[in-house]
């Protein structure tokens, strides 16, 4: 340098493929306990990597950047 694949909650990923943003782990808070732990209920926490464009409306579609992986040269 050029081709493909990734980027979502602190971590591991899923989701819909254009209209509510989610699990499990982990934090917190209340209940259980003499405590702890377990467990059951609540709950914080996310510019979906960045700009810019299409659209009434983007995580999604189109463009470049940027990180990572991979192949080629």
């Nucleotide at each position: 340098g050029g081709g493909c694949c990734c980027g979502u909650a602190g971590c591991u990923c899923a989701a819909c493929u254009g209209g509510g943003a989610g699990a499990g782990c982990g934090c917190c808070a209340c209940a259980u306990u003499c405590g702890c732990a377990u467990u059951g209920u609540g709950g914080a926490g996310g510019u979906c990597a960045g700009c810019g464009g299409u659209u009434c409306g983007a995580u999604c579609c189109c463009g470049c950047u940027c990180g990572g992986g991979u192949c080629c040269a």
Description: This is a predicted structure of a 73-nucleotide RNA (transfer RNA) from Candidatus Taenariivivens baikalensis. It was read from a public genome assembly. Rfam family: tRNA. It is annotated as a transfer RNA. Its family is annotated with triplet codon-amino acid adaptor activity in the Gene Ontology.